Predicted 3D model of a 102-nucleotide RNA (Purine riboswitch aptamer) from Salisediminibacterium halotolerans. NCBI's taxonomy places the organism under Bacteria, Bacillota, Bacilli, Caryophanales, Salisediminibacterium.
[in-house]
C1' cells in the first nucleotide's frame, strides 16, 4: 500500500397537495324537544349520547305499515370524516457512463 471477509463505530438532507385500496372508529346507529306532509305523503329543525376521535350522522331504492291519524317498520345499496398502512405519483440529497442508493 491494495484486496476478500467478519465485526465494531459514527456522520448526513428531504419528506408531501392530491388519487387507489385496506385496516381501525361507529353501529351512517341509539334516545328526546318543537314543526311539518298524509296512501302521488311518510320529512324539517334543536339537544344530548356513541367514538382513546374532529366531523359527520344522511342519500336513493324494495316491501311492509298507517283509512286519514300521528307515528313509522324490516331489509338492500352508497358515504363523509380523523388516524394508521400499503400501493402509484412527486419531492430532495449524494454518487454515476448508463443509472443507482437514501
Nucleotide at each position: 500500500a491494495g484486496a476478500a471477509u467478519a465485526g465494531c463505530g459514527a456522520a448526513a438532507a428531504u419528506a408531501g397537495a392530491g388519487c387507489u385500496u385496506c385496516a381501525u372508529a361507529u353501529a351512517u346507529c341509539c334516545u328526546c324537544g318543537g314543526g311539518a306532509a298524509u296512501a302521488c305523503g311518510g320529512c324539517c329543525u334543536g339537544a344530548g349520547a356513541g367514538u382513546c376521535u374532529c366531523u359527520a350522522c344522511c342519500g336513493g331504492g324494495u316491501u311492509a305499515c298507517c283509512g286519514a291519524a300521528a307515528a313509522u317498520a324490516a331489509c338492500c345499496u352508497g358515504a363523509c370524516u380523523a388516524u394508521g398502512a400499503a400501493g402509484g405519483c412527486g419531492g430532495a440529497a449524494c454518487g454515476u457512463g448508463a443509472c443507482g442508493u437514501u
It was read from a public genome assembly, where an Rfam model found it. The model forms 100% of the base pairs in the Rfam consensus. Rfam family: Purine riboswitch aptamer. From the family's description: Riboswitches are metabolite binding domains within certain messenger RNAs that serve as precision sensors for their corresponding targets. For this family Rfam cites "Riboswitches Control Fundamental Biochemical Pathways in Bacillus subtilis and Other Bacteria" (Mandal et al., Cell, 2003). The coordinates come from a structure-prediction model, not an experiment, and the mean pLDDT is 77.